Predicted 3D model of a 476-nucleotide part of an RNA (small-subunit ribosomal RNA, 3' major domain) from an uncultured candidate division Zixibacteria bacterium.

Context: one part of a larger RNA
Formats: sequence, structure tokens, C1' cells
RNA sequence: UGACGGGGGCCCGCACAAGCAGUGGAGCAUGUGGUUUAAUUCGACGCAACGCGAAGAACCUUACCUGGGUUUGAAAUGUUCAGGAAAUCCUCAGAGAUGAGGCCCCUCCGCAAGGAGUCUGAUCACAGGUGCUGCAUGGCUGUCGUCAGCUCGUGCCGUGAGGUGUUGGGUUAAGUCCCGCAACGAGCGCAACCCCUGUCUCUAGUUGCCAGCGAUUCGGUCGGGGACUCUAGAGAGACUGCCGGUGACAAGCCGGAGGAAGGUGGGGAUGACGUCAAGUCCUCAUGGCCCUUACAUCCAGGGCUACACACGUGCUACAAUGACCGGUACAGAGGGCCGCAAGACCGCGAGGUGGAGCUAAUCCCUAAAACCGGCCUAAGUUCGGAUUGGAGUCUGCAACUCGACUCCAUGAAGUCGGAAUUGCUAGUAAUCGCGAAUCAGCAGGUCGCGGUGAAUACGUUCCCGGGCCUUGUACA
Repeated sequence: UGACGGGGGCCCGCACAAGCAGUGGAGCAUGUGGUUUAAUUCGACGCAACGCGAAGAACCUUACCUGGGUUUGAAAUGUUCAGGAAAUCCUCAGAGAUGAGGCCCCUCCGCAAGGAGUCUGAUCACAGGUGCUGCAUGGCUGUCGUCAGCUCGUGCCGUGAGGUGUUGGGUUAAGUCCCGCAACGAGCGCAACCCCUGUCUCUAGUUGCCAGCGAUUCGGUCGGGGACUCUAGAGAGACUGCCGGUGACAAGCCGGAGGAAGGUGGGGAUGACGUCAAGUCCUCAUGGCCCUUACAUCCAGGGCUACACACGUGCUACAAUGACCGGUACAGAGGGCCGCAAGACCGCGAGGUGGAGCUAAUCCCUAAAACCGGCCUAAGUUCGGAUUGGAGUCUGCAACUCGACUCCAUGAAGUCGGAAUUGCUAGUAAUCGCGAAUCAGCAGGUCGCGGUGAAUACGUUCCCGGGCCUUGUACA
């Protein structure tokens, strides 16, 4: 100087407390461990691995296994030599890769020799490796933590390590600001500048809108209009600016006015010096090592989907604030030409036929909970839907291993969950549906979007994590 303490002081955080909803019990989905296997490819392991890499494992992917092939190679560059085709297409063999045969018979310059291009075969250099080392590395990322810290120059103090500044008194979300001070300044962080959102004004008015006027097939449909909504560009607005109190005449704090908004208005992006030899050599790049008729490469089939079991993360429930039936409203954000697909018709349905419209503020995908009425009456039920049998739909060469969905039948566990444990402070939790990426198909996952919309916070003694000062130390 740090680190640590079941030392002290001050302070903060959904850290506790106060509340709400869960997990832990059930069934299923998914990841992991274990076991099994020819293989069940590999990585990730407290927080910070375990719906993680994977924003899509039937083939492909694919790295694994079995079997069948190739060896200058599936793809790259070049050397030397030989040749004029190679491929597509057709036939045969084969699981296919591939092999055999057939059809086909180079281009340009040049009189020619020859040269250039392109392809094939041979040769030699080389290629190739998701093989090893993340403890050789770059790059990228997680974490402490959006915590308020981490440092430097000069000066001063100390033999020196180092200290001071950065400590102290207040204050703040903040090393934020004020005051003081052998310090005076500065840098990286904080804040602000950026984006979205909340109010208003101006500009603009189609594909959006419709107050008033006219028409109307009653549909903003037409004429028309720019008022309004909205769209999207420019501005205004919030600064403790004003008032009162308090404070040290400060920084600030408390209350109030005005205001759409008040003291960082709400949300996002933004992650200091560093820590964990944290993660990644399987994104990529790369040193070293290793393989080179194989640890390379092509193909078919299988596996990654196994199943006594254990754990994590979720979904659906156990019902009446509910299930079912009928009626009837209201979004936002996205996506759409190898696409989204309306009305109509067929089917109980998944879906099919057909195809208007739309390269989109124009057309389409497109809501559910809620509300109104009916029924069920406490039961393993008109709850719950696992499992299984049968019949189908769609995608796709192909749904056996191993897809999703529909219909009929079946109708399991489950009556609110032990010890323990998680999230959340407001348009939040809870609850309801919708969209998108990936994608031929496949979403209970992820990332977004809106609808409905709470309860509680006395307080900081305690648990956990963190910041500052101080103290002890046989630790570095």
C1' cells in the first nucleotide's frame, strides 16, 4: 500500500421488511448430469453452465457411427508434358457416390511454325483438417456494475515503499456540487450532447382523416375540405426559472404556484482503470504441435430424438373471479412477388378449389381476455387433458426410426404442493392475445407489440452484494 475480520462509524441496492404472483408436488415440453449405445458429435459447470452456442438435427445441416468409394484430391494458385474436348442429355449396373457405353468434337490471333484462352488427363510444388493447445494469441463476449470510482502532471512531505491531491464539514443518483485545506490543475468515468415516448405550434395533405356543405348504392362511397385524427420534418417547452421556509450569506433540501410534464418526467443506447490465466483455436484470424491412400474427401443408411434415474428452465392444470354454447365490440408493432392472399364454393375440421386485390398509410395476414344472454352446481365433474386405438390434412425426393396439425373414440396424474427458493415498486406485477426472425415444413423457446390492470414499502435491527472513512493483523 492492499486484502481480510462472526472490528467500528456513515451510506446505498426488490438486499431484507411490507405486499402480489410463482417455483419446489402432478402431467408434458426443453436443456443438463448419469446410464446405455456401433455412435448417442463437440463446447458451456457457483453467482456469471444447464429453452446456453442452436434465429429451427427427417435427408441436408453434421462435426459422430457403420458400410461402400477417391488420393494433386470437393474447392485454390502455379510448373512441365499430352490432348480437344468437358458438361448437359440418353441407356445399363449400383443403396448412392460412381463406373461402363452412346450422342456430341474447342475458340481467338497468325500464311505457317507457334502463341493466348478454356477444359480434360498425367506430373511435381502443394492443398485439406469442426485434429490438439483459449495456460502461446488477436478479435469478440460474460462478470463485479451503470457500481462511483480509477489515475496523471507539477508542487509539497517522507531515507524509502509511498503519501498529499481523492482526506475533513455539508450535499447528491453520482469523486454531483459547495465550503475548508500544501496543494494547484488535468485525464478516463458521472452528467449532458444521441434515439424513443409524454404537451403545444408551424410546414405538408396521399394511399391517411371527415367538422361543416352537397350527393349517396349508406360504404369517406363520390364531389369537396385541411379544421380534427394521423403521418414526418422543423421548432417551442423544464432551467430549482418563480414564491415561501430551512441551511453557513453556500451547495442544496422541504412545501407551493403555474404547467401536458417538476426537480435525472418515463424508457433506451452508452459499461472507466481493472478482476476472474473467466468463455470462445467449432464464427473468423493466428503461433506452435500433430495427420497426409488419412485425423483429408465423396456417398447411402443410422445417430445427435436412446431411458431405471437426478437437477435446472418452462407450458398446461387442479376449476365457479370457472368450463362450455350463442351473440357482439376494441389494438399496436411487424411481414408479404419463389410472397400475403379477400369475397365465393366444397369439407364437421386440419384443409382444398379458385383467384379479386396488393411490389403495399391503398390490398392481405388480423386479435384474445372483456361485454350481453344461456347452461353446468361442487363431483375427479360438462374440471383437467396425458396416454392409446382408428381415420385424415399439409409440407417435402422422402414423415418407419423422427414433423406439425385435424376429426372420432379413449380419458391418466392432478383437489394448490415439505424443507427450501425466485421475480416484481406502476402502466410495473399479474393476466390476455398478436407479430417477427430462423424456416420447404416444424415454437410450450427467443425477441418484440399492444389490451385489461393491482397490492405494498413502518423502516434499515437482521440476511446478501456494494461504496467511503477508520481500526486490528502471525496474510501478500